Predicted 3D model of a 72-nucleotide RNA (transfer RNA) from an Oscillospiraceae bacterium. Model confidence (mean pLDDT): 81 of 100.
RNA sequence: GGCGCCAUAGCCAAGUGGUAAGGCAGGGGCCUGCAAAGCCCCGAUUCCCCAGUUCAAAUCUGGGUGGCGCCU
Numbered sequence: 001g002g003c004g005c006c007a008u009a010g011c012c013a014a015g016u017g018g019u020a021a022g023g024c025a026g027g028g029g030c031c032u033g034c035a036a037a038g039c040c041c042c043g044a045u046u047c048c049c050c051a052g053u054u055c056a057a058a059u060c061u062g063g064g065u066g067g068c069g070c071c072u
């Protein structure tokens, strides 16, 4: 330098046009003599950034940034 993949909550991670699942961690509650375990509840106006397409974009398109891999 060329090509490909990835970027979603503190961490892991689903979702591939119709308005963001789940788990861990965290907070609150129930339970308990106190805890642990268990159970219930809460949490992403901004899905890496900017622009475009669309009635509607995490998702499609263009450009950037960062990470990983392959080739030279």
Stems, first nucleotide, its partner, number of pairs: 001071007010024003018055001026042005048064005

It matches the Rfam family "tRNA". By type it is a transfer RNA.